This is a predicted structure of a 92-nucleotide RNA (Glycine riboswitch aptamer) from Hyphomonas sp.
The model forms 91% of the base pairs in the Rfam consensus.
The organism belongs to Hyphomonas, within Bacteria.
The coordinates come from a structure-prediction model, not an experiment, and the mean pLDDT is 77.
Rfam family: Glycine riboswitch aptamer. Rfam links the family to the GO term glycine biosynthetic process.

RNA sequence: UCGUUUCUUCCGGGAGAGAGCGGCAUACGGUAGCCGCCGCCGAAGGCGCAACCGCCCCGGAAACGCUCAGGCAAAAGGGCCGGAAGAAACGC
Numbered sequence: 001u002c003g004u005u006u007c008u009u010c011c012g013g014g015a016g017a018g019a020g021c022g023g024c025a026u027a028c029g030g031u032a033g034c035c036g037c038c039g040c041c042g043a044a045g046g047c048g049c050a051a052c053c054g055c056c057c058c059g060g061a062a063a064c065g066c067u068c069a070g071g072c073a074a075a076a077g078g079g080c081c082g083g084a085a086g087a088a089a090c091g092c
Base pairs, nucleotide, nucleotide: 002091003090004089005088006087007086008085009084010083011082012081013080018038020037021036022035023034024033039072040071041070045068046066047065048064052060053059054058
């Protein structure tokens, strides 16, 4: 210098599911908010099984399951993918 991997930050993309019902509040209406009720979603997080993986009897751990949390118009968030920058490790 180059390549690979990991992490952080930024940019772009990013699914699913009721703009649910009733009440409160508000100058009016709607949305948001609060309370209660019902129905749903899984891709923040969390938990569980353990497919799988490893330095192997000890660890890690899913796109599977649960739905506590979160979410069900928009906004925000969003596993993951792509790009850029920085740091670390390894290799040549």